A computed fold for a 119-nucleotide RNA from Halonatronomonas betaini, annotated as FMN riboswitch aptamer (RFN element). The coordinates come from a structure-prediction model, not an experiment, and the mean pLDDT is 80. The sequence is in RNAcentral, with records from Rfam. It matches the Rfam family "FMN riboswitch aptamer (RFN element)". About the family: The RFN element is a highly conserved domain that is found frequently in the 5'-untranslated regions of prokaryotic mRNAs that encode for flavin mononucleotide (FMN) biosynthesis and transport proteins.

[in-house]
C1' cells in the first nucleotide's frame, strides 16, 4: 500500500412555566427535541434504518403500507447557509401522548479501532 476475512467498542433527543378537571407531561395554551448515508452544512430534498402487515425451509430475505417546506438573499453551486414565516413525528398502556410508563440491559442505518495474509 491492496483486496478480503475476523474480532471489538461505540449508536436517539425532548413539556419550564399555567388553565380545565375527580382524574391529564396525553385536552387548551404555551415550551422543548430532531437517528444514518449522500450533497454547499439537512426532522421536510433522495436513500437506509427503527414500527406494522404479508408471502416463505426457522431465521434471513422479498413485496407492500405508514411523515412533514415554502419565500426572499448570497453565491459557481445551497428545498441544506443567512432572514421569515409553516409543517411532521410507530406501536401498546392510561383523561386523547413526538417528549410519561413498556416491548428496550433488545434491534440495527452506520462509525471508530485493531488482528490475519499477501506485495
Nucleotide at each position: 500500500a491492496u483486496a478480503a476475512a475476523u474480532c471489538u467498542u461505540c449508536a436517539g433527543g425532548g413539556c419550564a412555566g399555567g388553565g380545565u378537571g375527580u382524574a391529564a407531561u396525553u385536552c387548551c395554551u404555551g415550551a422543548c427535541c430532531g437517528g444514518u448515508g449522500g450533497u454547499a452544512a439537512a426532522g421536510u430534498c433522495c436513500a437506509c434504518g427503527a414500527g406494522c402487515u404479508u408471502u416463505u425451509u426457522u431465521a434471513a430475505a422479498a413485496a407492500g403500507c405508514a411523515g412533514a417546506u415554502c419565500u426572499g438573499g448570497u453565491g459557481u453551486a445551497a428545498u441544506u447557509c443567512c432572514a421569515g414565516a409553516a409543517c411532521c413525528g410507530a406501536c401498546g398502556g392510561u383523561a386523547u401522548a413526538g417528549u410519561c410508563c413498556g416491548g428496550a440491559u433488545a434491534g440495527g442505518a452506520g462509525a471508530a479501532g485493531g488482528u490475519u495474509a499477501u506485495u